[in-house]
Molecule: RNase P RNA; transfer RNA
Organism: Opitutales bacterium
RNA sequence: GUUUACGGUCGUGCAUUCGCUCUCACACACGAGAGAGGAAAGUCCGGACACCACAGAGCAAGAUUCCUCUCGAAAGAGAGGGACGAGUCUUUGACUCGGACGGCUGUGUCACAGAAAACAAACCGCCUGUGAAAGCAGGUAAGGGUGAAACGGCGAGGUAAGAGCUCACCGCAUAGGCAGCGAUGUCUAUGGCAAGAUAAACCCAAUCUGGUGCAAGACGGAAUAGGGAGUUCGGUUGCUCGCCGGAAAACUUCGGGUUCGUCGCACUCGCAAGAGCAUCGGGUCUAUGAUGGCCCGGUGAGAUAAAUGAAUGCAACCUUUUCGGUACAGAAUCCGGCUUAUAGACCGUAAACAUUU
RNA sequence: GCUCCCGUAGUUCAAUGGAUAGAGCAGCGGUCUCCGAAGCCGCAAAUGGCAGUUCGAAUCUGCCCGGGAGCACCA
Numbered sequence: 001g002u003u004u005a006c007g008g009u010c011g012u013g014c015a016u017u018c019g020c021u022c023u024c025a026c027a028c029a030c031g032a033g034a035g036a037g038g039a040a041a042g043u044c045c046g047g048a049c050a051c052c053a054c055a056g057a058g059c060a061a062g063a064u065u066c067c068u069c070u071c072g073a074a075a076g077a078g079a080g081g082g083a084c085g086a087g088u089c090u091u092u093g094a095c096u097c098g099g100a101c102g103g104c105u106g107u108g109u110c111a112c113a114g115a116a117a118a119c120a121a122a123c124c125g126c127c128u129g130u131g132a133a134a135g136c137a138g139g140u141a142a143g144g145g146u147g148a149a150a151c152g153g154c155g156a157g158g159u160a161a162g163a164g165c166u167c168a169c170c171g172c173a174u175a176g177g178c179a180g181c182g183a184u185g186u187c188u189a190u191g192g193c194a195a196g197a198u199a200a201a202c203c204c205a206a207u208c209u210g211g212u213g214c215a216a217g218a219c220g221g222a223a224u225a226g227g228g229a230g231u232u233c234g235g236u237u238g239c240u241c242g243c244c245g246g247a248a249a250a251c252u253u254c255g256g257g258u259u260c261g262u263c264g265c266a267c268u269c270g271c272a273a274g275a276g277c278a279u280c281g282g283g284u285c286u287a288u289g290a291u292g293g294c295c296c297g298g299u300g301a302g303a304u305a306a307a308u309g310a311a312u313g314c315a316a317c318c319u320u321u322u323c324g325g326u327a328c329a330g331a332a333u334c335c336g337g338c339u340u341a342u343a344g345a346c347c348g349u350a351a352a353c354a355u356u357u
Numbered sequence: 358g359c360u361c362c363c364g365u366a367g368u369u370c371a372a373u374g375g376a377u378a379g380a381g382c383a384g385c386g387g388u389c390u391c392c393g394a395a396g397c398c399g400c401a402a403a404u405g406g407c408a409g410u411u412c413g414a415a416u417c418u419g420c421c422c423g424g425g426a427g428c429a430c431c432a
Stems, first nucleotide, its partner, number of pairs: 001353010012315007020035005037328001041339002044337005049213004056241004061209005066081006082101001084098006102204002106202002108198003123144002125140006152170002155167003171193001172191008217263004227254006233245003256431003267276003277300009316326003358428007367382004375412001384400005405421005
């Protein structure tokens, strides 16, 4: 320097004209202001808000999961550290990268192959006895072979051959000390070795979770047969209880009618001045870091089949002979996250290749 | 808008996490027949996609893709 992958930021700009939606002003009026996103998407999490008894008990069910800290309402994100795994190197260790990283003292599963797949076990081999031999009776997990995985590793002693049988070192378990907020690490002593994998298998532990979702819900209007049948209970959850309502009631179903409007809901409070909330930008101080404090300035879309558009000119980029085209995609009660899609430009990291010194 | 369910050959269904994913009908070829049907023999054809967990995934988990169902109000 090029290419690829990943991450981050931006993601066509300006002007004029004509339209659309909303707000304000106006009726001697015909103006002014605002008007899609980083994902508005998927609806995967968490909330606000509304109703159910502002929400109760138990079981069930579901979610999360190394430690400390930071932001946050929570979900979630981030910083620092620990253990583990992989890679590299100058290899008693260091560096880099990774991640749904609690627990296999209970139960279950581990196909095929293999002798044996979990309170063990003898196929070959080795050794002992017996025997003429084949074989038979025993000992043996060091070696072979199988498998994803073989009941501590390695060396020495020991032995008929072997074996933690014994010993050193390492690993493991238990107890204690020390260091650390903690996860954990380390040292000493003891034990001769008990122990495989799997919890995105059931399960256990700790923490948390009431249900339904704006088609929630409130008000107004219109219309119809205030009807028939069924149940005895219904109201929020899977169940039980509790609570509330009810027997002139309630629910289910059939049949009937409507398929309209206002609010919820477009930053909040306030007559106003102003204050607060959210977000963006700048400055300054602070912490190892994530971050936090203070000051200044700007901004706050909103409908109901549903606006946010079109044309022209210039500029940018792509395809280029012109014509042409502008990534993904488009609010629907709102907010915070996660995930997925995304042409091109810029920045950063890593790998490969090439060139130069 | 909200809630929920389902994706296996062309089609209808199977398969306890275990190796080559199996059947019926349909399709194609052969046999039989004068020709066809039926029968018999054979062939082809699939886990929606991408990751992860695991020795091993149609099955378990996550994220996408596609399809389907339900939910208005009044008396």